[in-house]
Context: one part of a larger RNA
RNA sequence: UGACGGGGGCCCGCACAAGCGGAGGAACAUGUGGUUUAAUUCGAUGCUACGCGAGGAACCUUACCCGGGCUUGAAAGUUAGUGAAUGGACCUGAAAGGGUUCAGACCUCUUCGGAGGACACGAAACUAGGUGCUGCAUGGUUGUCGUCAGCUCGUGCCGUGAGGUGUCGGCUCAAGUGCCAUAACGAGCGCAACCCCUGCUGCCAGUUGCCAUCAUUUAGUUGGGGACUCUGGCGGGACUGCCAUCGCAAGAUGCGAGGAAGGAUGAGAUGACGUCAAAUCAGCACGGCCCUUACGUCCGGGGCGACACACGUGUUACAAUGGCGCAGACAGCGAGGAACGAAGUGGUGACACUGAGGGAAUCUCGAAACUGCGUCCCAGUUCGGAUUGGAGUCUGCAACCCGACUCCAUGAAGCUGGAUUCGCUAGUAAUCGCGCAUCAGCCAUGGCGCGGUGAAUACGUUCCCGGGCC
Numbered sequence: 001u002g003a004c005g006g007g008g009g010c011c012c013g014c015a016c017a018a019g020c021g022g023a024g025g026a027a028c029a030u031g032u033g034g035u036u037u038a039a040u041u042c043g044a045u046g047c048u049a050c051g052c053g054a055g056g057a058a059c060c061u062u063a064c065c066c067g068g069g070c071u072u073g074a075a076a077g078u079u080a081g082u083g084a085a086u087g088g089a090c091c092u093g094a095a096a097g098g099g100u101u102c103a104g105a106c107c108u109c110u111u112c113g114g115a116g117g118a119c120a121c122g123a124a125a126c127u128a129g130g131u132g133c134u135g136c137a138u139g140g141u142u143g144u145c146g147u148c149a150g151c152u153c154g155u156g157c158c159g160u161g162a163g164g165u166g167u168c169g170g171c172u173c174a175a176g177u178g179c180c181a182u183a184a185c186g187a188g189c190g191c192a193a194c195c196c197c198u199g200c201u202g203c204c205a206g207u208u209g210c211c212a213u214c215a216u217u218u219a220g221u222u223g224g225g226g227a228c229u230c231u232g233g234c235g236g237g238a239c240u241g242c243c244a245u246c247g248c249a250a251g252a253u254g255c256g257a258g259g260a261a262g263g264a265u266g267a268g269a270u271g272a273c274g275u276c277a278a279a280u281c282a283g284c285a286c287g288g289c290c291c292u293u294a295c296g297u298c299c300g301g302g303g304c305g306a307c308a309c310a311c312g313u314g315u316u317a318c319a320a321u322g323g324c325g326c327a328g329a330c331a332g333c334g335a336g337g338a339a340c341g342a343a344g345u346g347g348u349g350a351c352a353c354u355g356a357g358g359g360a361a362u363c364u365c366g367a368a369a370c371u372g373c374g375u376c377c378c379a380g381u382u383c384g385g386a387u388u389g390g391a392g393u394c395u396g397c398a399a400c401c402c403g404a405c406u407c408c409a410u411g412a413a414g415c416u417g418g419a420u421u422c423g424c425u426a427g428u429a430a431u432c433g434c435g436c437a438u439c440a441g442c443c444a445u446g447g448c449g450c451g452g453u454g455a456a457u458a459c460g461u462u463c464c465c466g467g468g469c470c
Stems, first nucleotide, its partner, number of pairs: 008470006015461002019424005026316008034307002042053002064302007077126003081121003086103007106117004129291002132289003138285002140280003143276001145274001150189006156165003169180003195268001197266001200236007210225002214223002239262001242256001243254004305443001318417001322376007334365003340357001343354004383414001388409007430453007
């Protein structure tokens, strides 16, 4: 000077408390450990690993294993040699590969001998190649403390010096945010603001959007209109500005006013100096080391999907605030050409056939919870749907290992879960569905978004955890 203390003071945070819903018990999905295996590729391991890298493992991916091949190599560069390029056929083989053979005669220059070019084959090298090792040699990127309010500098002053002061003290704030005081005076990186979305409004502009007035009509369909909704560009608006109380001030309080919004309106992006030799050599780059007929590379098959078990994260339930049947209603974000697919027909259905329209404010993909009526009557049930049998649909060269979906049958555990533990303070929790990326298809119950319905509680800071200042 820091760090630490079962030292003190002050102050914050879903940290506790007050509430609501979960996890821990069941079945299944998924990740991990362990075990097994020819291989079950590798990495991530308290918080900060474990639905994580992976925003798509049947082949491919793929890095692993077994087997079969290649050796200047799958790709790139330089130099001889041969041949246009290219296309086909046959043999062998699981394929890769190996072997044989046919057709074919490009462009430029030309002394018609040939030379050069693109491209292919090919010998010899130099080079290649390596998801091999080291994240404790590194760059870059990322997590975390933490969106916590801190971390520093110049000059001056103090101290022999390390260093201190400033940055302390009082008040205040979400904030080292401000005000006052002051051997300090200023400044920088952070805070805040500037940026984006959202909530109100003015102007401008009206097509594919909208429809009040006038016609028309099954339908904003058509004529027409720019008022309204909406779209999207530029502005306005909120600043404790006004009032009252408290205060020196900064500021605080008020079911005060006005206002769409009130004291940061609500969200996002934004992450200081640093910490953890934190993570990543497998995204990429890169030093060093190692392999070079193999630790490189191609192919077929298998594995990454195994299963006495243990843990994490989820989904579905255990029912009547519910299940089932029929009827009816209302979104937003988005996506669409090897794609979205209306409508019609066939099928119980997954789906199939025909196919309008739209590269899309025009066409298409499209809600569920909810509402009304009926039924079930508390039961392992008309709850619950695992598992299994049979029959199918679709994608794809191919669904045995190892896909999704449909129909019929089967109907397991489960009657609210021990110790313990997690999330959340408002359009939040809870609950309901929808879209997208990846993608042939999909193991998505995951991830990222979107809207619908829509609560309860906070006395307070003694205690637990984390953090800040003295």
This is a predicted structure of a 470-nucleotide part of an RNA (small-subunit ribosomal RNA, 3' major domain) from an uncultured bacterium. It matches the Rfam family "Bacterial small subunit ribosomal RNA". Rfam links the family to the GO terms structural constituent of ribosome and ribosome.